The part of an RNA shown here (large-subunit ribosomal RNA, domain II) has 699 nucleotides and comes from a Pyrinomonadaceae bacterium. Rfam family: Bacterial large subunit ribosomal RNA.
Context: one part of a larger RNA
RNA sequence: UCCGGCGAGUUGCUGGUCACGCGCGAGGUUAAGGUCUUCAGGACCGGAGCCGCAGCGAAAGCGAGUCUGAACAGGGCGUUUAGAGUGCGUGGCCGCAGACCCGAAACCGAAGCGAUCUACCCAUGGCCAGGCUGAAGCUGGGGUAACACCUAGUGGAGGGCCGAACCCGUUUCUGUUGAAAAAGAUUGGGAUGAGCCGUGGGUAGGGGUGAAAGGCCAAUCAAGCUCGGAGAUAGCUGGUUCUCCCCGAAAACUAUUGAGGUAGUGCCUCGGGGCAUGUGAGCGGGAGGUAGAGCACUGGAAGGACGCGGGGCCCCACCGGGUUACCAACUCCUACCAAACUCCGAAUGCCCGGCUCAUGGACCCCGGGAGACAGCAUACGCGCGAUAAUGUGCGUAUACGAGAGGGAAAGAACCCAGACCGUCGGCUAAGGUCCCGAAGUACAGUCUCAGUGAGAAAGGAUGUGGGCGUGCCGUGACAACCGGGAGGUUGGCUUAGAAGCAGCCAUGCCUUGAAAGAGUGCGUAAUAGCUCACCGGUCAAGUGCGCCUGCGCCGAUAAUGGUCGGGACUCAAGACUGUCACCGAAGCCACGGAUUCGACUCACUCUACGGAGUGGGCGGAUGGUAGGGGAGCGUUCUGGUAGCGGAGAAGCGGCGGUGGAAACCUUGCCGUGGAGCGGCCAGAAGUGAGGAUGCCGGA
Numbered sequence: 001u002c003c004g005g006c007g008a009g010u011u012g013c014u015g016g017u018c019a020c021g022c023g024c025g026a027g028g029u030u031a032a033g034g035u036c037u038u039c040a041g042g043a044c045c046g047g048a049g050c051c052g053c054a055g056c057g058a059a060a061g062c063g064a065g066u067c068u069g070a071a072c073a074g075g076g077c078g079u080u081u082a083g084a085g086u087g088c089g090u091g092g093c094c095g096c097a098g099a100c101c102c103g104a105a106a107c108c109g110a111a112g113c114g115a116u117c118u119a120c121c122c123a124u125g126g127c128c129a130g131g132c133u134g135a136a137g138c139u140g141g142g143g144u145a146a147c148a149c150c151u152a153g154u155g156g157a158g159g160g161c162c163g164a165a166c167c168c169g170u171u172u173c174u175g176u177u178g179a180a181a182a183a184g185a186u187u188g189g190g191a192u193g194a195g196c197c198g199u200g201g202g203u204a205g206g207g208g209u210g211a212a213a214g215g216c217c218a219a220u221c222a223a224g225c226u227c228g229g230a231g232a233u234a235g236c237u238g239g240u241u242c243u244c245c246c247c248g249a250a251a252a253c254u255a256u257u258g259a260g261g262u263a264g265u266g267c268c269u270c271g272g273g274g275c276a277u278g279u280g281a282g283c284g285g286g287a288g289g290u291a292g293a294g295c296a297c298u299g300g301a302a303g304g305a306c307g308c309g310g311g312g313c314c315c316c317a318c319c320g321g322g323u324u325a326c327c328a329a330c331u332c333c334u335a336c337c338a339a340a341c342u343c344c345g346a347a348u349g350c351c352c353g354g355c356u357c358a359u360g361g362a363c364c365c366c367g368g369g370a371g372a373c374a375g376c377a378u379a380c381g382c383g384c385g386a387u388a389a390u391g392u393g394c395g396u397a398u399a400c401g402a403g404a405g406g407g408a409a410a411g412a413a414c415c416c417a418g419a420c421c422g423u424c425g426g427c428u429a430a431g432g433u434c435c436c437g438a439a440g441u442a443c444a445g446u447c448u449c450a451g452u453g454a455g456a457a458a459g460g461a462u463g464u465g466g467g468c469g470u471g472c473c474g475u476g477a478c479a480a481c482c483g484g485g486a487g488g489u490u491g492g493c494u495u496a497g498a499a500g501c502a503g504c505c506a507u508g509c510c511u512u513g514a515a516a517g518a519g520u521g522c523g524u525a526a527u528a529g530c531u532c533a534c535c536g537g538u539c540a541a542g543u544g545c546g547c548c549u550g551c552g553c554c555g556a557u558a559a560u561g562g563u564c565g566g567g568a569c570u571c572a573a574g575a576c577u578g579u580c581a582c583c584g585a586a587g588c589c590a591c592g593g594a595u596u597c598g599a600c601u602c603a604c605u606c607u608a609c610g611g612a613g614u615g616g617g618c619g620g621a622u623g624g625u626a627g628g629g630g631a632g633c634g635u636u637c638u639g640g641u642a643g644c645g646g647a648g649a650a651g652c653g654g655c656g657g658u659g660g661a662a663a664c665c666u667u668g669c670c671g672u673g674g675a676g677c678g679g680c681c682a683g684a685a686g687u688g689a690g691g692a693u694g695c696c697g698g699a
Base pairs, nucleotide, nucleotide: 001699002698003697004696005695006694011097012096013095015094016093017092018091019090020089021088022087023086024085027051028050029049033045034044035043036042037041055062056061065077066076067075068074100239101238103236107229108228109227111226112225113224119203120202121201122200123199124198125197126196127195128193130162131161132160133158137154138153139152140151141150142149166190167189168188172185173184174183205221207217208216209215242632243631244630245629246628247627252265253264254263255262256261267371268369269368270367271366272365273364274363278359279358280357281356282355283353284352285351286350292344293342294341298338299337300336302334303333304332305331309327310326311324312323313322314321315320375400377398378397379396380395381394382393383392384391405416406415407414420593421592422591423590425589426588427587431583432582433581434567435566436565440580442579443578444577445576446575447574453569459554460553463551464550465549466548467547468546469545470544471543472542480538481537482536483535484534486511487510488509491505492504493503517532521530522529594622595621596620597619598618600617601616602615603614604613605612606611633688635685636684637683638682639681640680641679643677644676651672652671653670654669655668656665657664658663
């Protein structure tokens, strides 16, 4: 992992509540117990008790009233008419119980078992190759007044030294489904001691023992193990078993020792009641201070004019005066800003009204049952954030959630569109029509050369198309080529020099002339030299500048090999405009079918005449998670009632058939098997398996 079997909303309660059914009804009903009996049953007796028939008050109590109160006041709760209950059964839900099932970590107990592991202790025993060092003391000698002291020997001390056994476990490698639930190899520490070991004994669970690590107390220790309380508790996780039909949510508000829980409300469903009250559009009426705008208020804020007041400077003993390109109030001009500014002020939205049209499982009330209270994306209006986030918090709308289908290469949320079923029928939507790949290598007119298309900004550019403005031009422009480009003069100043060309000044300088700046750039130390402006000639028709705009270009960098989905496309299959055709979905249409709803319609049947049922026609509806409601299938057993079976029951294998599904074949056939089975009507449940790291068995 697979297969088989087992495996989860049950049962009790003279508890509650609601619905339905039945009985009786201002009443309803018995309990224990008993009698009879055809005895797991039934009939009858039994009225204790319970519920209802009256309420109010804390109560005494009073009573259609009562309580409060001084009250014959007011008010509260009742009465009045409209008054219904109660017993049993079945079902939904709730309560108390383990209460749908499995699951803790833990807690508790005069309950028990453990010191054969290990910690410490007690008693009694055992073990430690070999080597090294050489304390005290003692002896001899020296030495002292005597000691001390010195020296040689002797001696054999030590939690002394080296190192086997023994004990330990420092390092590294191996091992890591191991040879081993802690080892092997290497290396290392202690090795006469606080040493190591044997045997017997002692200390026990909030207890022991601990040279102390929360260590150890039998591979278990921040409280051992066994059994019990016990089905502890688990607002948590997982799981929860057949089918079809109808409706169909929420992820919010408020509260909460509340935040992943729960309750009330909102939203779903079912029943009963109300009976046009809802919603949308049109029409009429209304409140408002948002967007925008504005500066009249409150504030902010730029420049200017004026210059109260202040500062600087000057005069001045004081008083005071002068001046200022400084700051600056008020006022004025120009131009602005604001969620908590408003002289103004929409569009939407919101409220109300009656009428018309549209629409509906609309809307409102009461009652039973829920689920949900982690949402999420996009668009728009906002707060927070950084005019960040698949960010976070609100609002409005939609989608997903709980929505399949088509498109977007792929892709919950984007675009199209809401799937009852069938059809080898048709039309369309979004999006597409060269090939992959259904449909135009369609048509008309433009643009693009960048593979732009197929990612991007500031900024940059004689890319190219369109539009507009303006200058020059056959009295010859623009470009190119040929020639000229001079003189006063090296202008003046400055400077070492400054001669068109470092710098400063002046500039309509003057002359010649077709034209030529007191000079556009290069150049020199300064000159020189080369150019330009400007003029003539050659040539012959356009040329220069600016603005608006379409499509392109550069700007353009990311880590394994690239790409528009790919191929490929420039003769467009790219871009823009227009046109026709086609493809394209579970949308729409057609045909057939199913279920269901309808204040529509026809026929038939029944009728206690109100109506009910069946079938046909017409019209609508039928996506769906949590969840509510409805109708069924199947399993085991029981009662009743037709049946089948050795001429072969159940079960199993194969074939055939039926139903809307679960399923079925008592309309079946063959094989196997060898003794029971089961239709119909009811009843009762240990009643349906793929999931629970489910349990047991097998592979």